[in-house]
RNA sequence: UACUUAUCCAGAAAGACCGAGGGAUUGGGCCCGAUGACGUCUUAGCAACCUGCCACAACACAAGGUGCUAAUUCCCUUUCCAGGGCCUUUGCGGGCGUUGGAAGAAGAUAAGAA
Numbered sequence: 001u002a003c004u005u006a007u008c009c010a011g012a013a014a015g016a017c018c019g020a021g022g023g024a025u026u027g028g029g030c031c032c033g034a035u036g037a038c039g040u041c042u043u044a045g046c047a048a049c050c051u052g053c054c055a056c057a058a059c060a061c062a063a064g065g066u067g068c069u070a071a072u073u074c075c076c077u078u079u080c081c082a083g084g085g086c087c088u089u090u091g092c093g094g095g096c097g098u099u100g101g102a103a104g105a106a107g108a109u110a111a112g113a114a
Base pairs, nucleotide, nucleotide: 001114003112004111005110006109007108008107013043014042015041016040017039021032022031023030027076028075029074044069045068046067049065050064051062052061073106078103079102080101081100082099083098085096086095087094088093
């Protein structure tokens, strides 16, 4: 780096250093940020995927390996379903926009396998 499986509306921050952007990506929105964000380090915490414990499994417990500690993965973006609205058509129908739901894509993390 690509693949498989699972999860992603819960939870959990202080200090020091640094110094201008940051919230993965396209576009849009909305936020965070000189009252110092982002990042790095230390300490603390959260969670329980692997692990330990157990005769096996499940539950419980622990916390060794990871992970995480603004906002649902910050929200939308693609497709489908349902309900209003507006425009258009003689009508069938078409278009625009919106609300809710489902799926997908992309991404993150864990475990596995090559």
The RNA shown here (SAM riboswitch aptamer (S box leader)) has 114 nucleotides and comes from Hymenobacter piscis. Its mean pLDDT, the model's own confidence on a scale to 100, is 83. The sequence was found by an Rfam model in a public genome assembly. The source organism's lineage runs through Bacteria, Pseudomonadati, Bacteroidota, Hymenobacteraceae and Hymenobacter.